Predicted 3D model of a 1481-nucleotide RNA (small-subunit ribosomal RNA) from an uncultured rumen bacterium. Rfam family: Bacterial small subunit ribosomal RNA.

[in-house]
RNA sequence: AGAGUUUGAUCCUGGCUCAGGAUGAACGCUGGCGGCGUGCCUAACACAUGCAAGUCGAACGGAGUUACGAGAGCUUGCUUUUGUAACUUAGUGGCGGACGGGUGAGUAAUGUAUGAGCAACCUGCCUUUCAGAGGGGGACAACAGUUGGAAACGACUGCUAAUACCGCAUAAUGUAUUUGGGUGGCAUCACCUGAAUACCAAAGGAGCAAUCCGCUGAAAGAUGGGCUCAUAUCUGAUUAGCUGGUUGGUGGGGUAACGGCCUACCAAGGCUGCGAUCAGUAGCCGGACUGAGAGGUUGAACGGCCACAUUGGGACUGAGAUACGGCCCAGACUCCUACGGGAGGCAGCAGUGGGGAAUAUUGGGCAAUGGGCGAAAGCCUGACCCAGCAACGCCGCGUGAAGGAAGAAGGUCUUCGGAUUGUAAACUUCUUUUAUGAGGGACGAAGGACGUGACGGUACCUCAUGAAUAAGCCACGGCUAACUACGUGCCAGCAGCCGCGGUAAUACGUAGGUGGCAAGCGUUAUCCGGAUUUACUGGGUGUAAAGGGCGCGUAGGCGGGGAUGCAAGUCAGAUGUGAAAUCUAUGGGCUUAACUCAUAAACUGCAUUUGAAACUGUAUCUCUUGAGUGCUGGAGAGGUAGACGGAAUUCCUUGUGUAGCGGUGAAAUGCGUAGAUAUAAGGAAGAACACCAGUGGCGAAGGCGGUCUACUGGACAGUAACUGACGCUGAGGCGCGAAAGCGUGGGGAGCAAACAGGAUUAGAUACCCUGGUAGUCCACGCCGUAAACGAUGAAUACUAGGUGUUGGGGAGUUAAAUCCUCGGUGCCGUCGCUAACGCAUUAAGUAUUCCACCUGGGGAGUACGGUCGCAAGAAUAAAACUCAAAGGAAUUGACGGGGACCCGCACAAGCGGUGGAGCAUGUGGUUUAAUUCGAAGCAACGCGAAGAACCUUACCAGGUCUUGACAUCGACAUGACAGUCUUUUAAUCGAGAUCUUCCUUCGGGACAUGUUAGACAGGUGGUGCAUGGUUGUCGUCAGCUCGUGUCGUGAGAUGUUGGGUUAAGUCCCGCAACGAGCGCAACCCCUAUUUUCAGUAGCCAGCAGUUCGGCUGGGCACUCUGGAGAGACUGCCCGGGAUAACCGGGAGGAAGGCGGGGAUGACGUCAAAUCAUCAUGCCCCUUACGAUCUGGGCUACACACGUGCUACAAUGGCGGUGACAAAGUGAAGCGACGCAGUGAUGCCGAGCCAACCACAAAAAAGCCGUCUCAGUUCGGAUUGUAGUCUGCAACUCGACUACAUGAAGCUGGAAUCGCUAGUAAUCGCGAAUCAGAACGUCGCGGUGAAUACGUUCCCGGGUCUUGUACACACCGCCCGUCACACCAUGGGAGCUGGAAAUGCCCGAAGUCAGUGACCCAACCGUAAGGAGGGAGCUGCCGAAGGCAGGUCUGGUAACUGGGGUGAAGUCGUAACAAGGUAACC
Repeated sequence: AGAGUUUGAUCCUGGCUCAGGAUGAACGCUGGCGGCGUGCCUAACACAUGCAAGUCGAACGGAGUUACGAGAGCUUGCUUUUGUAACUUAGUGGCGGACGGGUGAGUAAUGUAUGAGCAACCUGCCUUUCAGAGGGGGACAACAGUUGGAAACGACUGCUAAUACCGCAUAAUGUAUUUGGGUGGCAUCACCUGAAUACCAAAGGAGCAAUCCGCUGAAAGAUGGGCUCAUAUCUGAUUAGCUGGUUGGUGGGGUAACGGCCUACCAAGGCUGCGAUCAGUAGCCGGACUGAGAGGUUGAACGGCCACAUUGGGACUGAGAUACGGCCCAGACUCCUACGGGAGGCAGCAGUGGGGAAUAUUGGGCAAUGGGCGAAAGCCUGACCCAGCAACGCCGCGUGAAGGAAGAAGGUCUUCGGAUUGUAAACUUCUUUUAUGAGGGACGAAGGACGUGACGGUACCUCAUGAAUAAGCCACGGCUAACUACGUGCCAGCAGCCGCGGUAAUACGUAGGUGGCAAGCGUUAUCCGGAUUUACUGGGUGUAAAGGGCGCGUAGGCGGGGAUGCAAGUCAGAUGUGAAAUCUAUGGGCUUAACUCAUAAACUGCAUUUGAAACUGUAUCUCUUGAGUGCUGGAGAGGUAGACGGAAUUCCUUGUGUAGCGGUGAAAUGCGUAGAUAUAAGGAAGAACACCAGUGGCGAAGGCGGUCUACUGGACAGUAACUGACGCUGAGGCGCGAAAGCGUGGGGAGCAAACAGGAUUAGAUACCCUGGUAGUCCACGCCGUAAACGAUGAAUACUAGGUGUUGGGGAGUUAAAUCCUCGGUGCCGUCGCUAACGCAUUAAGUAUUCCACCUGGGGAGUACGGUCGCAAGAAUAAAACUCAAAGGAAUUGACGGGGACCCGCACAAGCGGUGGAGCAUGUGGUUUAAUUCGAAGCAACGCGAAGAACCUUACCAGGUCUUGACAUCGACAUGACAGUCUUUUAAUCGAGAUCUUCCUUCGGGACAUGUUAGACAGGUGGUGCAUGGUUGUCGUCAGCUCGUGUCGUGAGAUGUUGGGUUAAGUCCCGCAACGAGCGCAACCCCUAUUUUCAGUAGCCAGCAGUUCGGCUGGGCACUCUGGAGAGACUGCCCGGGAUAACCGGGAGGAAGGCGGGGAUGACGUCAAAUCAUCAUGCCCCUUACGAUCUGGGCUACACACGUGCUACAAUGGCGGUGACAAAGUGAAGCGACGCAGUGAUGCCGAGCCAACCACAAAAAAGCCGUCUCAGUUCGGAUUGUAGUCUGCAACUCGACUACAUGAAGCUGGAAUCGCUAGUAAUCGCGAAUCAGAACGUCGCGGUGAAUACGUUCCCGGGUCUUGUACACACCGCCCGUCACACCAUGGGAGCUGGAAAUGCCCGAAGUCAGUGACCCAACCGUAAGGAGGGAGCUGCCGAAGGCAGGUCUGGUAACUGGGGUGAAGUCGUAACAAGGUAACC
């Protein structure tokens, strides 16, 4: 410090997620030791048991025990009395139980933090100082007796002490009153110093004593508290008003003290948008965690403050409490009870139950530190110090170290070679931390000495034994370090995000290996970080979320120039404070570290004070440039009201006139013979104002358009007379605000929601047509919203230009042009900005001020609540739940019922077919034991198959074999095997007979067969979606790319686009491109012309012979054959074109603009085809899914389709005659001639391994004859009979021949195919396969046309451009209802909880007040009585409780509303392309 995730890819916006750190943690697996810390976060739930606050006999009277002394009684070792000493102590009394310890319920301020103040206060114990302590009195406990009660606990009578209680005396620097003087202060006042009067104290104890400890009054200090003020202190406005002791005053009361703290009266105040009140949540802080910081989160442990002590209320005592281990009352709960009544409070330490994911011992000790009491010894102390439990955290150590390659065994993987685990182990040597045993053994203990240790025989030291006692967890697809095998097969499962899993999973499970951390490791939860994703530091708002519809203006915020003062902000210095601990730095102590100690720094804050005066502020004076006023002037659909005008539409009347009009893609509804439409004249009514008219004008926006008049707002220019900062913005507020809509009353021509009808359609509640009502218009009143848009808030200043237009002014001119200037409105564009698009003096630039708004998508601008509205609805405005995206701009493709250009037998123009018939052949379907398998739009279907009777053959039925029909290896036996013969069988198989090897060093070997064992063979079994290879297709279409450069943030672009041209990305020109590659073309083959060479088996011009046959001699001229060449290149001419490329025409030429044909198929697409050509991974079968044999099947047949053949005839059929090819093939062959047969063929067999011989006859054509339009002399299917050939065998199931038979069919519906020249059409010939079996396939030649105006349309393709929500790319994407399941949520007759208030009733304890007839020791009084006090009673207040109506907030509910999510449901097709009616609000 970043990373993953939206896309085909890119940039941006934006969310989600991850890597880090932390924790009082929990859970899973695992677990050796030590040190230091930490340990109920939940039920402030309930608690058994023990302990946690006592102490003082030197305050007091008793009682008891022991010892000793003395006395008495006697039972002579006991009882009793008394004294002394020591000890113990219930009670009275004193001090302490207000500290220490716990918890965080309440509390949003009676709290806390920081800083001030008290002239408005208190303070036991402690310290200092001054003064004092004289003399009396009466009681009450204990105790004794009586007595009540179960108990707790009392009651009565009597006795008694004190440092308990009460008078009296004394007394001031005390208090109160009166009064004199001085000083100070912000007010009330405070302080100092006098005078007078009145009032108020006390206690003793110890000691031989000295003296010590106490007591009383006063003044100070210290400590601890009390009160007040300022600032800060969470969320919600869907809480906007709150308040009656409320705010203030006066009198009084009360308090330690101020104060409505309380009371009577008076006044009507007080708080609040700087957020009152209400609701929710919460102890606050020092600090802790995180972070670069600013911040955010948090408040366990340690420390400070507060609050609480079962819930609520109350006071008492006291220096201090409204009191955790005190009291009273009420409530709930628990316990005891004799039922009458009592007792209790662990949020002290342990511990129990409960709750919970979860948190420890009913331990030791007062040795240390500290506290209470005491003169002290000492006692008490669950504070504290220690120990125990827990890996809960932090820190440290160990589980061995060195050597050790046969790289052992085992495991895993493997290409079977090996690799890896791995120096790891074994083994050798060494060490002993830890653990174990033994011996020694602390510091902590302090003031002069002695004594005193829970921890603890602990830490630590020494010795001994022996590698001995000690490693796991998670991960391994990317982020993120680390990979293989097997299993599984969208199953089981994983997952933080993206996402893995559907038979080869580095993602699931296991194993091996590897990586990381390590006594831990992972997971979960929470917080911060990353997140600049709430942005102060440090964000945005044209299109991503986001500018208010517009103005006026309040509060607020901000604000021009000069001068002077002040000092609030600001800046500087000083002072106080900012507790300690923590953090940081440097040192010290534990072996180190954690931990701890010391010092320093820091605590960024607050306050006080001294200064400065630039800036802000404030006060005063002043200025004119901001702003405004005046005067002059022109422009304008600015507004309101009134009046007027013409054109058009419709209606009415009349005339003319006749059959249609109207409407549409086409029609129909509609109107019209009762006279329409058309036309002419007249009239009526309402609405809107053609041309001018213009990115022209005006207005704040909405908006404003005939003409004239009246009233009226604003802007602009000029001028510089006036005011003198009067300004900008603007939360709330007020006003304006299109259309539609609403209310009342008018008006209503045209148009036109709803509605009706006609069409269209599968449907058509639409688009189109005919009608048509609200409405549109006017007046008044509501509504308050729009894609109210420049999707761009207002204001000011600055920052290149160019060019239009509009309103003024100036210069200039005869008029212009032109120049300068102010205001408005457009376009282009530099810098700059921007994600890009784009903006660019009219900013989206550079700055300032103010306002509004945004923070992922959906849910949702919805629900609820309150506000506004007559309603419709508007504004305000969530959550649950759900997704990992949603989105912006641009890029490349693809697509469009977008555009432009171009090409192709694509259409058109033609010729001939198919589709109808019969047959052949292939396919589907059906059938079957089997009808083997594959191919499926074009690009499957005369396809694999260049040839199924057996074989082939893969299928079916049946019979056989099991190392096998085929390959390699071992052992044994034989010498063969094969062949021939016999027998058996449906056949293979089986049985028998006969015959029978080679080499040799004689050991044997080679070869073959048989038997046998296992490794293995074998599979046309599966997967073409695991593959190689091969092939089809777009398409012989003209495209597809690269290097460098340039442009762009980038994907990408450019080049390759543009202007021409071409069959062509072919070429030329231009151009930020310049070049190159694969394709195109050419190079290759055939063919068309020719030259040359060669001349047999080919040829014969000339010569000779001839049986007249190139037959022979001879020749190679010609044809021909096959080698090598030539030839064609827009080379030449003319014209066009841009002087180019190229195009048109012409000459010459055998051939002319690629001469014709072939081979040749770019990058890629279709998971295209093929595992059955072959090869091959994986899976499957192994007496069978292998092998073999016979027979059958692949040839079936209601039917459908494709491809062909033959026809339907006269351009023909038949008969006769008889001419002209090319290319091939031939030895298991072609087979002449001759003979036989009607013929297929047969017999014989010449010649030929072929330019020699043969197949071999070419056919159509030509000529002669016949048929004469008919189901025929067309057509030949089908069938019968008889044959031929091949073959082991023609039944299923061959071809051919002859004779006979003579079906359908008379040119073929919708639709559809081929072809542009030697082509179509037509005619025959050959070959491969093959024993035989072509109408198919592949070749060959013969005869030989028609048409193409042209590119509008159909199909396919190419280039450019445009739109896009598509990218699996339109066979795309995607919307809504309905049906089903699940989830959360709103409403809901109601039902049922909780909370805080209010009103009324009742009214405990208790303070206060009143009363006090009853009671009373101290003082007065001889007494009666008095003073004083008390019980009791009454009153105010008053908790709990009861009643009542409301408020707020939960739960639940029949039914109901929408929402979300789900598998391949239903109906349509709304949106994205002109989405097929442009879309949207």
RNAcentral holds the sequence, with entries from ENA and SILVA.